This is a predicted structure of a 73-nucleotide RNA (transfer RNA) from an uncultured Bacteroidales bacterium. The sequence was found in a public genome assembly. Its Rfam family is "tRNA". Gene Ontology term of the family: triplet codon-amino acid adaptor activity.
RNA sequence: GCCACUAUGGCUCAGUUGGUAGAGCAACGCAUUCGUAAUGCGUGGGUCGGCGGUUCGAGUCCGCCUAGUGGCU
Numbered sequence: 001g002c003c004a005c006u007a008u009g010g011c012u013c014a015g016u017u018g019g020u021a022g023a024g025c026a027a028c029g030c031a032u033u034c035g036u037a038a039u040g041c042g043u044g045g046g047u048c049g050g051c052g053g054u055u056c057g058a059g060u061c062c063g064c065c066u067a068g069u070g071g072c073u
Base pairs, nucleotide, nucleotide: 001072002071003070004069005068006067007066010025011024012023013022019056027043028042029041030040031039049065050064051063052062053061
């Protein structure tokens, strides 16, 4: 220098053919307990790496950039 993949709540990951973002764990509250843990119920938290483009509408499609991983030279 070139190619591929990845980037989504605190963490690990889903999200099919574009239609307005979810799960588990964690956190917090309540119940239970003499108390803790465990268990049960509930609550909050992310505009999807960045900037543009297409579209009535983009996490999803297109371009460029950034970071990481792997490969080639």